[in-house]
RNA sequence: GAGUCGGCCAGGCAGUCGCGUCACCGGGCAACCGGUGCCGAGGAAAGUCCGGGCUCCACAGGGCACGGUGCCAGGUAACGCCUGGGCGGCGCGAGCCGACGGAAAGUGCAACAGAAAGAUACCGCUGACGUUCGCGCAAGCGAGCAAGCAAGGGUGAAAUGGUGCGGUAAGAGCGCACCGCGAGCCUGGCAACAGGCCGGCACGGCAAACCCCACCGGGAGCAAGGCCAAAUAGGGAAGCGAUGCCGUGGCCCGCGGCGCUUCCGGGUAGGCUGCUUGAGCGUACGGGUGACCGUGCGCCUAGAGGAAUGACUGUCCACGACAGGACCCGGCUUAUCGGCCGGCUC
Numbered sequence: 001g002a003g004u005c006g007g008c009c010a011g012g013c014a015g016u017c018g019c020g021u022c023a024c025c026g027g028g029c030a031a032c033c034g035g036u037g038c039c040g041a042g043g044a045a046a047g048u049c050c051g052g053g054c055u056c057c058a059c060a061g062g063g064c065a066c067g068g069u070g071c072c073a074g075g076u077a078a079c080g081c082c083u084g085g086g087c088g089g090c091g092c093g094a095g096c097c098g099a100c101g102g103a104a105a106g107u108g109c110a111a112c113a114g115a116a117a118g119a120u121a122c123c124g125c126u127g128a129c130g131u132u133c134g135c136g137c138a139a140g141c142g143a144g145c146a147a148g149c150a151a152g153g154g155u156g157a158a159a160u161g162g163u164g165c166g167g168u169a170a171g172a173g174c175g176c177a178c179c180g181c182g183a184g185c186c187u188g189g190c191a192a193c194a195g196g197c198c199g200g201c202a203c204g205g206c207a208a209a210c211c212c213c214a215c216c217g218g219g220a221g222c223a224a225g226g227c228c229a230a231a232u233a234g235g236g237a238a239g240c241g242a243u244g245c246c247g248u249g250g251c252c253c254g255c256g257g258c259g260c261u262u263c264c265g266g267g268u269a270g271g272c273u274g275c276u277u278g279a280g281c282g283u284a285c286g287g288g289u290g291a292c293c294g295u296g297c298g299c300c301u302a303g304a305g306g307a308a309u310g311a312c313u314g315u316c317c318a319c320g321a322c323a324g325g326a327c328c329c330g331g332c333u334u335a336u337c338g339g340c341c342g343g344c345u346c
Stems, first nucleotide, its partner, number of pairs: 001346009011316007019040002022037006042322001046333002049331005054221004066217005071085005086100001087098004101212002106210002108206002122153002124149003130145006161179006180201001181199002184197005225273004235264006244258005280299008317320001
């Protein structure tokens, strides 16, 4: 100098006005007003994409269906997150990236081209063995067929392990060497996996196609939910009353309805709550490679609710980005002016 990974900050200071909750003081019947004091957004408060707490509803247990996750091990309340490891790819390197289980369960798919995309032969090679015909006295030669082959050509993203040597009629793991592969064995590792031996190879690709395997998953959300509770109308119970009226019925009893009083319960408006002390933050020590965990000490850090956290002036500098709570927390993703610190690489 270039790069890579991790952590942190998010204009500072002073002054003057102002805003919100709470506490206290004063005034006011009250609504409220004035004063003093404490506190008052974020690293993403965002998207609402995952996971959990909390609340209500549902629920014996198990299975099916549906959805999700998907190398292995660990961390965690949990996760699709994080850490460590494996494998593959990229980079000289620090490091980065990864829908990364199963293709001998089954079903299916592969445009165009091509003979064939699962069992195939278009061009082609061979025609040893067998057979037909012709020529020849014969050995044999030539042409063809049956048959064999998949090396070469051609098509394609992909064509049945690759390269080389041997081998053969031509070929071919047919044989051998190296590489690849494998459902076998041994060793190391908790495991993913790695190394070695062995096996000529048991027949290709796609599971972000159905599917199989393993694990996980009930639904709705703070407008969840809980408490208090008018007015008006309606409901239930008891009592009272002219022993009245109306309906039912031929009539009586009965039944139903109509009035007043008291009590009860549901529920609307409205009010209170849920609401912020929490898987919390800081620090020291200990355990662990690490994520993280444990113990001691210290701290309290918005809880409003149509919603406050702002404006102006001065000054300094590196001239200030993205953006704002609305039940809470752990992640991921996205947005973001600049700056600081540390590890490592070339």

A computed fold for a 346-nucleotide RNA from uncultured Thermomonas sp., annotated as Bacterial RNase P class A. Lineage of the source: Bacteria > Pseudomonadati > Lysobacterales > Lysobacteraceae > Thermomonas. The RNAcentral record of the sequence draws on MGnify. The model forms 95% of the base pairs in the Rfam consensus.